[in-house]
RNA sequence: AACCGAUAAAGGCAAACCCGGUGAAAACCGGCGACGCAAAGCCAUGGGUCUACCAGCAUUCUCAUGAGUGCUCAUGACUGCCAGGCCGCCGAA
Numbered sequence: 001a002a003c004c005g006a007u008a009a010a011g012g013c014a015a016a017c018c019c020g021g022u023g024a025a026a027a028c029c030g031g032c033g034a035c036g037c038a039a040a041g042c043c044a045u046g047g048g049u050c051u052a053c054c055a056g057c058a059u060u061c062u063c064a065u066g067a068g069u070g071c072u073c074a075u076g077a078c079u080g081c082c083a084g085g086c087c088g089c090c091g092a093a
Base pairs, nucleotide, nucleotide: 004091005090012037013036018031019030020029021028022027035080041086042085043084045083046082047081048078049077050076055072056071057070058069059068060067061066
């Protein structure tokens, strides 16, 4: 230095539930709380997953404006799903 990762030490993050807020939703932010995490630090770049306000199509109702329902769609999200990139604490075997 690279790999590696202890029932080591120091420090760190924080799932679910619940409360408040934002959002059409997925989800996010704050509080509470710890299931877990050696990158659970950062980047939506590739795959994957979630959502569908708007839009398109179909259909139903309506004289009509319009309304309801279904399907499709990311331009919206998720890095605590997997890769990839960048950076980083400690040091037993």